[in-house]
Order: sequence, then C1' cells, then structure tokens
RNA sequence: UAUAGAGUAGCCCUUGGCGCGUCAAGUGCCACCGAACGGGACGUUGUCGGUGGACGAAAGAAAUCGAAAAAGACUCGGAUUUCUGCGGCGAAAGGGGCGCGUCCGCUACG
Repeated sequence: UAUAGAGUAGCCCUUGGCGCGUCAAGUGCCACCGAACGGGACGUUGUCGGUGGACGAAAGAAAUCGAAAAAGACUCGGAUUUCUGCGGCGAAAGGGGCGCGUCCGCUACG
C1' cells in the first nucleotide's frame, strides 16, 4: 500500500419448561424527555427507560369451603385450588437465521 474478513446495540423464526394476566396489567400505536449502543470519531438504523395520550381483549369446566335454606337441589360479580383455552403477555435457557455508512484501528494474505 492492495484485497478479503471478524466483531456492537439489537432483530426474526423455533423448542420445551417456568411465571403473569384473563376483576386487563401487559403487548401494539402516538407525542415529549432521557440513556446506552463494533476498539476510537462522526453519523444512520434499531433498542431501552420515564411521563402523558388515544385505542382495547376469550373464556369454559370441575372440586372443596362459605352464604342462603328445615334438608337436598337451584342460586351467588363469595373464597381457594385444579384442568382446558385465550394474550401480537414476561424473563431466562436451547436450536437456526440476520446484524454499521465513512475514516482509523484489528485479523489474514500478497
């Protein structure tokens, strides 16, 4: 000096458990503020946190106890537990895929 390559934040798909919600938190959307983000600089995209706003959902069954009742049954938006569902739910783990524009740096090779 030429060529090639690696690495961030993070994203997507998937697996089996755990947990939360189903009395609606969460997810998703919008606005503002803040933070971190290849080893360095500038910047892009994306991410996270806070506040505010709009929108807004899938439940069903069983058991036990209780209320009520003379008793049993019915009933209860009474309590607890279990099972089957549901939620663009959460965190972590396994597998697969993806993942910086310019300059410098790094690695390989000439």